[in-house]
RNA sequence: UAAUCAGAUAGAGGCGCAUUGUCAAUUAUUAGCACUUUUGAGUACUAUAGGGUACAAAGAUUUAGUGUAAAAGGUGGAAAUGCCGAAAUCAACUCACCCCUAUUCGGUGAUUUGAUUGGGCCGUUAUUUAAAAAAUAGCGGACUGUCGUACAUUUGUACGUUGAGCUAUUGGUCGU
Numbered sequence: 001u002a003a004u005c006a007g008a009u010a011g012a013g014g015c016g017c018a019u020u021g022u023c024a025a026u027u028a029u030u031a032g033c034a035c036u037u038u039u040g041a042g043u044a045c046u047a048u049a050g051g052g053u054a055c056a057a058a059g060a061u062u063u064a065g066u067g068u069a070a071a072a073g074g075u076g077g078a079a080a081u082g083c084c085g086a087a088a089u090c091a092a093c094u095c096a097c098c099c100c101u102a103u104u105c106g107g108u109g110a111u112u113u114g115a116u117u118g119g120g121c122c123g124u125u126a127u128u129u130a131a132a133a134a135a136u137a138g139c140g141g142a143c144u145g146u147c148g149u150a151c152a153u154u155u156g157u158a159c160g161u162u163g164a165g166c167u168a169u170u171g172g173u174c175g176u
Stems, first nucleotide, its partner, number of pairs: 001175001003173003007170005014084001016083005022077003032068005042055004047103005087117006094110005118144002121141008145162001147160005
């Protein structure tokens, strides 16, 4: 000095990412509860079957009113903490839970593996949702970070790639 090892440490991008609690709005003239009224035998615990538990002619369920009246999840502001594959999504395996058993789904959480995405913003479609908010995914648009190539030397223009990347220092191996 070159190459190589997902080497080690420390950093950068910016409306940067995530988490926790708090406050606020929404959820919500909701669910539930109480009273009156209608109906008159079943109702709830996930869908079916079999059980079990609880309530029920002192009225289950249903109809129509009156009064009272939430919560969870999701969202936003500021703050704190941890960080820069931060993190997110999808798929698969395993485990736990949703009264018990069987079947069939669905949902929530955790671990591991694999794949995709540099980042945020805007628009549109679909899904989820109480929601037209927000989130996620696909597509499109401009912006921006990194590196490379060409031109220029004003540190900019054009094009292309993208994080297992890039920058700085440094360790091992090896060549000259």
A computed fold for a 176-nucleotide RNA from Lactobacillus sp., annotated as Lysine riboswitch aptamer. The prediction has a mean pLDDT of 79. RNAcentral holds the sequence, with entries from Rfam and Ribocentre. RNAcentral records the identical sequence in 2 taxa. It matches the Rfam family "Lysine riboswitch aptamer". From the family's description: Riboswitches are metabolite binding domains within certain messenger RNAs that serve as precision sensors for their corresponding targets.